Predicted 3D model of a 72-nucleotide RNA (transfer RNA) from Alosa alosa. The sequence is in RNAcentral, with records from ENA. Rfam family: tRNA. Rfam's curators write: Transfer RNA (tRNA) molecules are approximately 80 nucleotides in length. Its mean pLDDT, the model's own confidence on a scale to 100, is 81.

RNA sequence: GGGGAUGUGGUUCAAUGGUAGAGCGUCUGCCUUGCAUGCAGAAGACUCAGGGUUCGAUCCCCUGCUUCUCCA
Numbered sequence: 001g002g003g004g005a006u007g008u009g010g011u012u013c014a015a016u017g018g019u020a021g022a023g024c025g026u027c028u029g030c031c032u033u034g035c036a037u038g039c040a041g042a043a044g045a046c047u048c049a050g051g052g053u054u055c056g057a058u059c060c061c062c063u064g065c066u067u068c069u070c071c072a
Base pairs, nucleotide, nucleotide: 001071002070003069004068005067007065010024011023012022013021018055026042027041028040029039030038048064049063050062051061052060
């Protein structure tokens, strides 16, 4: 320098164009003498940034950036 992939709660990952869910973690309550386990509930992401298409974009298109990888 060129090709490909990646980016979504604290973390690991979902979500085939219709107002983003799950596991773990955190907090609260119940249970216990207490802790753990278990049960119930809650908080937490305007989805990397900007633009475009569309009635409507995490999703489609363009540009840039992050990280990983392949070639040279």